[in-house]
A computed fold for a 104-nucleotide RNA from Syntrophomonas sp. UBA1368, annotated as Guanidine-I riboswitch aptamer. NCBI's taxonomy places the organism under Bacteria, Bacillati, Bacillota, Syntrophomonadaceae, Syntrophomonas. It matches the Rfam family "Guanidine-I riboswitch aptamer". Rfam describes the family as follows. This family represents a conserved RNA structure found upstream of the ykkC and yxkD genes in Bacillus subtilis and related genes in other bacteria. The function of this family is unclear although it has been suggested that it may function to switch on efflux pumps and detoxification systems in response to harmful environmental molecules. The coordinates come from a structure-prediction model, not an experiment, and the mean pLDDT is 84.
RNA sequence: CGAAAGUGUGUCUAGGGUUCCGCAUAUUUUGUUUGUAUGGGCUGGUCCAAGUGACACAGGUGCCUGAUGGCACUACACCGUAUAGGGAUAAAAGCCCAGGCGGA
Numbered sequence: 001c002g003a004a005a006g007u008g009u010g011u012c013u014a015g016g017g018u019u020c021c022g023c024a025u026a027u028u029u030u031g032u033u034u035g036u037a038u039g040g041g042c043u044g045g046u047c048c049a050a051g052u053g054a055c056a057c058a059g060g061u062g063c064c065u066g067a068u069g070g071c072a073c074u075a076c077a078c079c080g081u082a083u084a085g086g087g088a089u090a091a092a093a094g095c096c097c098a099g100g101c102g103g104a
Base pairs, nucleotide, nucleotide: 001006007058008057009056010055011054012053015048016047020045021044022042023039024038025037026036027035059074060073061072062071063070064069076099078102080101085097086096087095
């Protein structure tokens, strides 16, 4: 804001870190890939991921119909505080606490 409902899930994106893969360096080894260690101020893959981002599906509300079913609605939302506080995961985040708190 709305008569009411005003929700959930999936696939992604902005973004995120570093358990694994890869990559790099060092070392080991018959063996730049056998093994080990270090590195995310390493582009990446796996992975996590938006209330105020995208798409889709489902659900919900109301009205109509004898019924099957049909139609409409499912809004708005600063993107301020915050480079804050706490939490999970290996770790971090626009994830969760939280549409909190504050403001209008």